[in-house]
Molecule: SAM riboswitch aptamer (S box leader)
RNA sequence: ACCUUAUCGAGAGUGGCGGAGGGACCGGCCCGAUGAAGCCCGACAACCUGCUAUCAUAGCAAGGUGCCAAUUCCGGCGAUGAAGAUCGACAGAUGAGGA
Numbered sequence: 001a002c003c004u005u006a007u008c009g010a011g012a013g014u015g016g017c018g019g020a021g022g023g024a025c026c027g028g029c030c031c032g033a034u035g036a037a038g039c040c041c042g043a044c045a046a047c048c049u050g051c052u053a054u055c056a057u058a059g060c061a062a063g064g065u066g067c068c069a070a071u072u073c074c075g076g077c078g079a080u081g082a083a084g085a086u087c088g089a090c091a092g093a094u095g096a097g098g099a
Base pairs, nucleotide, nucleotide: 002098003097004096005095006094007093008092013041015040016039017038021031022030023029025076026075027074028073042068044066047064048063049061050060051059052058053057072091077088078087079086080085
């Protein structure tokens, strides 16, 4: 890099270091010297995991991941609709499993 599958309208910092970028891609629209990315700490969550009771399920914990502006920030393809819009796919992200 690839395949399968589940989820993606909830939640989370007045911290330290750091110094100009960031929000995947493209188009928008935003965030950022009242401090971006990154690192540390902290928090959130509960997919895997552990424990308890239970057939399926629920509760507790938080070891492995993940995550901490905006619905995955919105759209990008298609359907319906007069339109606002709604629904579905694609793409992407994350977990678990596989090859």